[in-house]
Context: one part of a larger RNA
């Protein structure tokens, strides 16, 4: 020096555990904010710091409940000083307080009204005041205005990715859409939305890559309404029948409807919407109560083994010195609210509610429909390219009217644009409650099980860790010795323990001490 054996050191794999995550289900809630939010700063306890709570009334104040013996949050034990059956601490409802920054605002913007008031006579712009509203934050879902590229096409330009990502605006608990100028096809259907199917079909496509419907059918859910105009009346102006805002009535449709004039019949209930107060019911925001077990041995400890019982509308789960229906917390079936809150509902208010027929030809949404050129969007890339939207230029008709049925024309059929509103079925989950998992188990699972968006890095946008486990219980090792040492070690004592805090288990690499063999 090598190989082996034994015992150690170092190291932190493995096993095991779980406070934390991940995914989902059901229900709730779906917002907060100038009455100052979200988020911060600084304070605040007898005592230095962090976290939590709170706000100069500062781990709290008042009050209504519930609760019943201890309490003064936590890291973090002890001390000090106190509180509490005259009901504390802790829990729930309501109220008070709530520093500074932050939309941050004594401002600004909008609307209404009043006053005032230029060039410029009337007026208008502008100004001032008052009242009301807005502003900012927030996970996804929604609608709208803008809008890529990597990529694919095995290159690449049309195309694709994709109207995606991203930016912006705005809203709601959902949003959007919505009551046919529809879709169809010789039969009928009857708002919208979502799902299944139709169907990877019909089609589109450097007919490449690729893109990709609709009707019908089956379901979910169901709901329909209000205006403009004709005409009548009113206020006002000019002035004796006109005008224009404005207000009220009327009216709302496609087997065309309505108005006006005339005739006839019928005349009181139904339907819908909204909302205050009180009461009641159901939930939510604290709870209360809740059955049934012992013995022997082993062991540090019994819940495991053995013996004998019991309860069960409760044998879900967690804890307890090992594995407990019957020890503890609970669980099942039931039960509980002074106060606040959600929905329902009585009552009230409001809105709405005729029919037939004859005549008349007054009305039926205009820079609109349509057209030309250029575009966007439609599954549809200009194509035979309709339908729908936009830009420029043009530019009708009022029912003997107008639009559509995928160029166009005719026949036929369907439907009434150029005003508006509308629940449900649908989408999502930051948040709350309950529960689940052939999900993870500390290099996994969130980046984060631990005081983590921390420490740290970067001028900044931003990037971003590592780090869990003594033991049943601190019983956390009095005392003694070695030593320069509060280091370490050896005794002693404690423990079931070779659990000693660098603490469960404690692999390997690596490093030792001892020893056998070989050299």
């Nucleotide at each position: 020096g090598g190989c082996g054996u034994a015992c150690g050191g170092c190291g932190g794999a493995u096993g095991u555990c779980u406070u934390g995550g991940c995914g989902c289900u059901a229900g709730g809630a779906g917002g907060c904010g100038a009455u100052g939010a979200a988020g911060g700063g600084c304070g605040u306890a007898g005592a230095a710091g962090g976290c939590u709570g709170c706000g100069a009334a500062a781990a709290g104040c008042c009050u209504g409940g519930g609760g019943g013996a201890g309490c003064u949050g936590u890291c973090a034990a002890a001390c000090a000083a106190g509180c509490g059956u005259u009901g504390a601490u802790g829990c729930c409802g309501g109220g008070a307080u709530u520093c500074c920054c932050g939309a941050a605002u004594g401002a600004c913007c909008g609307u209404a009204c009043a006053c005032u008031g230029a060039a410029u006579c009337c007026a208008u712009a502008g100004g001032u005041g008052u009242a009301c509203g807005g502003g900012g934050c927030g996970a996804a879902c929604g609608c709208a205005g803008g809008g890529a590229a990597g990529u694919g096409a095995a290159a690449c330009a049309u195309c694709u990715c994709a109207g995606u990502a991203c930016c912006u605006g705005c809203a709601g608990g959902a949003a959007a859409a919505g009551a046919a100028a529809g879709a169809a096809a010789a039969a009928g259907c009857g708002a919208c939305u979502c799902c299944c199917c139709c169907a990877g079909u019909a089609g589109c496509g450097g007919c490449g890559a690729g893109c990709g419907a609709a009707a019908a059918g089956g379901g979910a859910c169901c709901a329909g309404c209000c205006u403009a105009a004709a005409c009548c009346g009113g206020c006002g102006g000019c002035a004796u029948g006109c005008c224009u805002u404005c207000c009220g009535g009327g009216g709302u449709c496609g087997u065309g409807g309505g108005g006006c004039c005339g005739a006839g019949c019928a005349u009181g209930u139904g339907c819908g919407a909204c909302u205050c107060a009180a009461u009641g019911a159901c939930g939510c925001u604290a709870g209360a109560a809740g059955a049934a077990c012992u013995c022997u041995a082993u062991g540090g400890a019994a819940a495991g083994c053995g013996g004998g019982g019991c309860c069960a509308g409760a044998g879900a789960a967690g804890g307890u010195g090992a594995u407990a229906g019957u020890c503890c917390u609970g669980u099942a079936a039931g039960u509980g609210a002074a106060a606040g809150u959600u929905g329902u509902g009585u009552a009230g208010u409001c809105g709405u509610u005729g029919c037939u027929u004859g005549g008349u030809a007054c009305c039926c949404g205009a820079g609109u429909a349509g057209g030309a050129c250029c575009u966007g969007a439609c599954a549809c890339g200009u194509g035979g390219a309709a339908c729908c939207g936009g830009g420029u230029c043009u530019g009708a008709a009022u029912c003997u009217g107008g639009g559509g049925g995928g160029c166009c024309c005719a026949u036929c059929c369907c439907c009434c644009a150029a005003g508006g509103c509308u629940a449900a079925g649908u989408a999502c989950u930051a948040c709350c409650u309950a529960g689940c998992g052939a999900c993870c188990g500390a290099u996994a699972g969130u980046g984060a099980a631990c005081c983590a968006g921390u420490a740290g890095g970067g001028c900044g946008a931003c990037c971003g860790a590592a780090a869990g486990g003594u033991g049943a219980g601190a019983a956390g090792a009095a005392c003694c010795g070695c030593u320069a040492u509060u280091a370490g070690c050896g005794g002693a004592g404690g423990u079931a323990a070779g659990u000693g805090a660098a603490c469960c288990u404690g692999a390997a690499a690596c490093c030792g001490c001892a020893u056998g063999c070989c050299u």
Molecule: large-subunit ribosomal RNA, domain I
Organism: soil metagenome